[in-house]
Context: one part of a larger RNA
Molecule: small-subunit ribosomal RNA, 3' major domain
Organism: uncultured bacterium
Parts: sequence; C1' cells; structure tokens
RNA sequence: UGACGGGGGCCCGCACAAGCAGCGGAGCGUGUGGUUUAAUUCGAUGCUACACGAAGAACCUUACCCAGGUUUGACAUGCAAGUGGUAGUGAGGGGAAACCUGAACGACCCUUCGGGGAGCUUGCACAGGUGCUGCAUGGCUGUCGUCAGCUCGUGUCGUGAGAUGUUCGGUUAAGUCCGCUAACGAGCGCAACCCUCGCCGUAUGUUACAAGUGUCAUGCGGGACCGCCGGUAUCAAGCCGGAGGAAGGUGGGGAUGACGUCAAGUCAGCAUGGCCUUUAUGUCUGGGGCUACACACACGCUACAAUGGCCGGUACAAUGGGUAGCCAAAUCGCGAGAUGGAGCCGAUCCCGGAAAGCCGGUCUCAGUUCAGAUCACAGGCUGCAACCCGCCUGUGUGAAGUUGGAGUUGCUAGUAAACGCGCGUCAGCUAUAGUGCGCUGAAUACGUUCUCGGGCCUUGUACA
Repeated sequence: UGACGGGGGCCCGCACAAGCAGCGGAGCGUGUGGUUUAAUUCGAUGCUACACGAAGAACCUUACCCAGGUUUGACAUGCAAGUGGUAGUGAGGGGAAACCUGAACGACCCUUCGGGGAGCUUGCACAGGUGCUGCAUGGCUGUCGUCAGCUCGUGUCGUGAGAUGUUCGGUUAAGUCCGCUAACGAGCGCAACCCUCGCCGUAUGUUACAAGUGUCAUGCGGGACCGCCGGUAUCAAGCCGGAGGAAGGUGGGGAUGACGUCAAGUCAGCAUGGCCUUUAUGUCUGGGGCUACACACACGCUACAAUGGCCGGUACAAUGGGUAGCCAAAUCGCGAGAUGGAGCCGAUCCCGGAAAGCCGGUCUCAGUUCAGAUCACAGGCUGCAACCCGCCUGUGUGAAGUUGGAGUUGCUAGUAAACGCGCGUCAGCUAUAGUGCGCUGAAUACGUUCUCGGGCCUUGUACA
C1' cells in the first nucleotide's frame, strides 16, 4: 500500500421489512446430471452452467455409431505430361445409395493454322481435419456493475515503499456540486449530447380522413432550467412546499459498461501459434443415434375450480409479416382441411373473427358439466420419406391432482398479476421457449436491527 475480520462509523440497492403473485407437491414440455447404449456428437458447471451455444435434430443439419465406397481427394492454387471421338449428355448392367462399368450421341474461345486457352486424365507440390491445447493467442462475451469509482502532470511531505490531491463539513442518483484545505490543475468514468413515448406549433396530404377547422401519418421546430414565489441552509451547493404547466426537480423507457477482477467462457462462429493425422482423425453414401430411462436437479406450461366451467348473443387493440409469399369472396366438410381463384411487391389487398370483458341461460361443491395426462379408432397437412421420430382434427377413454415440507423466486406503477395478438428460426414442427405488441389493471414500503451484495472513512493483523 492492499486484502481480510463472526472490528467500528456513515450510506445505497426489491437486500431485508410491508405487500401481491409464484416455485418447491401433481401431470406434461424442455434442459442437465446419472445410468444405459454400437453411438446416445461436442461445449457450458456456485453466484456468472442447467428453454444455455440451438432464431426451430424425421433425411439434410450432424460433428457420433454401424455398413459400403473413395484417395490430388467434396473445395483452392501452381508445375509437368497426356488428351479430339476430348469435355459434356448418357441407354443398359451391378448396387440400399454413393459408386463401379458402359453401347450410342457429341462440343466452346483465340489463332500466324504450328499451336495456345478452357475442360478432362495422370503425376508432383499440396488440399482437408467440428483432431488437441481458451493454461500459447486475437477478436468477442459474461460478472462485480450503470457500482462511483480509477488514474495522471507539476508541486509539497517522507531515507524509502509511498502519501497528499481523492481526506474533512455539507449535499447529490453520482469523485454531483459547494465550502474548507499543501495543494493546483487535468484525463478515463458520472451527467449531457443520441433514439423513443407523452404536450404544443408548423409544413405536407398518397392509399389515411364521409366533407371540412379536425383525426391520422411523415418531417421540422418549441417546451423543463429549481426558471418564478414562500420557507430552510454557511444565505453556498442544495432541500421542502406552492403556482403555472401535457409534463417538476434525472418526466418514463432505451442505447451507452471507466481502471481492472475471475489463467472466467469460447481453438465448435471466425481468425490464429504449436502439436497430431494424410488409402485417414480427410471425404461420399445408406441406415441408426443425438428423441434411450430405475432415478435426481433446473426452467416452464396446465390445473386442482363457482372471482369458476359450459352454451348463446355482443364490444373494443397495437406491434408486425407477405411473390418459391400472404391468400379474399363463394362452394364442400362436424372439424383439421379441401376446391377455388379475386386482390396485394402492400397506410390500398391478405394474414385478421383478438381474448379476458359485458348481457342472458345452465351447473350447486362432487374427483364433479373441475382437470385434462394416457390410450384406442377414424381422418387431415407438410415433405422423396412421418416405423424408430412430426403437427393438427373428430369420436371415445378419462390418470394424478382438493393449493403443496424445509426452503426459495420475481415485482415499487401503467409496474405486478391476468388476457390475448404478432414476429424470427422454419417445407413441416414437438414453441408451453425467445423476442416484441397492445387490452384490463392492483396491493404495499413503519423503517434500516437483521440476511445478501456494494461504496467511503477508520481500526487490528503473525496474510501478500
């Protein structure tokens, strides 16, 4: 000087407390461990792994296993030689395919007409490797933490390591600002500048608006600064209250992550040193596996019902996506869906009828008209192909489950909870995941003793 303390002081954070809804019990979905397996590819492992890489494993993907092929190779560049019945097309045969064989047809560009180029074959250099090392690395990322810190120049002090500044008194979300001050300044961070939502003005008007001042949409500008008033304060920074205002003290949200820590993560996104491999650890194909199942954990979905289930009627969104696409009307089907073909490269057309809600009826506390797992049969769709191993529909079947131990999670306002809708990936989908959007819309916070994490000062230390 740090680090640490079941030392002290001050302060903060959904950290506790106060509340609301959950998880932990059940069934199912997904991930992981374990076990099994020919293989169940690999990585991620306290917080910071476990709906994580994966924004989508039937084949492909695919890296794993079995079997069958291939060896200048699936792909790149260079050199040499060969090659017109050459390159290419390819009947037929073998085969699960890859591949092997192969009748027949049969080229292109330049040219000085010798040939050259391209292609193909052979050979040599080499290619290839999701093989190892993230403890050789770059880049990127997580975490402490959007925490308020981390440093430097000059000066001063100290033999020196170093200190001071950065401490102290106030204040702030903040090393934010003020005052004091052997310090005076400065840099990276904080804040602001950026995007978005809320208010106003203005310009424009397609496809929006029945018309039109307006709504809406797209630009540009204004508006908030403790600016005004009162109180308080060192009459400083600021704090408290009020007015005006759409908005008030950072207005809400986002983007933005200092010096560094964890030899944190990633050689399988990419790049890359070294090592290993080269008729194989490369590559192609068929099939299987990644989907196994006594069990354990993690994240979720659906429920256990009457603030509810079912039936009928009825109301109101926003974000988005669409040409190998979205797909209307009409017709058929109980339905999934099919036929059909209008419109739309989309403020025009389509996805697209939002759901909870409201009105009426029924059920009357039961394993039920709750709940829907599981299973059977009959169908539909995508796709070369749904056996392993897809989704959906109809009918039947109707399991566990009556609110969940110890423990534990999220959330402070348009938030939690609850309700549906869109999108990416994608032929299809195991999405209940992820990411957005709107509708309805709470409760509680006395307070900082305690738990966890963090910041500053100080103290002890046999630790570095």